[in-house]
RNA sequence: GAUCCGCACGGGCAAAUCCGCCGAAAGGCGGAGACGCAAAACCACGGGUCUACCGCCCGGGGCGGUUUUCCACCCCGGGCCACGACAGCCGGGUUGCCGAG
Numbered sequence: 001g002a003u004c005c006g007c008a009c010g011g012g013c014a015a016a017u018c019c020g021c022c023g024a025a026a027g028g029c030g031g032a033g034a035c036g037c038a039a040a041a042c043c044a045c046g047g048g049u050c051u052a053c054c055g056c057c058c059g060g061g062g063c064g065g066u067u068u069u070c071c072a073c074c075c076c077g078g079g080c081c082a083c084g085a086c087a088g089c090c091g092g093g094u095u096g097c098c099g100a101g
Stems, first nucleotide, its partner, number of pairs: 004101001005099002012037002017032006035088001041094003045091003048086003055080008064071002
C1' cells in the first nucleotide's frame, strides 16, 4: 500500500412522530426527535413496491343539440395506466473514515 474483516478510537447518518413549506398524491425539503445503520454516502441500470394529476374504458346524473337513437360539454363513482416516487426493499455501479485480527 492492497484485500478480507469490523475490536477499539474519533466521529457520521437519522426511522417513527410532531411543526412549517412544496406536490393531485406517493413523496420531497427544513427544524425538532432517535428506531436503527460499517457505507442508512452517491447513482433509478435490473427487479420490486407506492401514488394516479393527465389519458383511456365502464356505469350513474345534469344540460343542450337531435326529436328513433346518438353526439358534445359538465359532475360523481369504479377499473387500467407512469412520463411521477421509493437508494433506510433487494441486486448492481461509483466513492470513502479508522485499523485490533

The RNA shown here (c-di-GMP-I riboswitch aptamer) has 101 nucleotides and comes from Desulfobacteraceae bacterium UBA5852. The model forms 95% of the base pairs in the Rfam consensus. The source organism's lineage runs through Bacteria, Pseudomonadati, Thermodesulfobacteriota, Desulfobacteria and Desulfobacteraceae. It matches the Rfam family "c-di-GMP-I riboswitch aptamer". About the family: GEMM was predicted in a large-scale screen for bacterial structured RNA regulatory elements.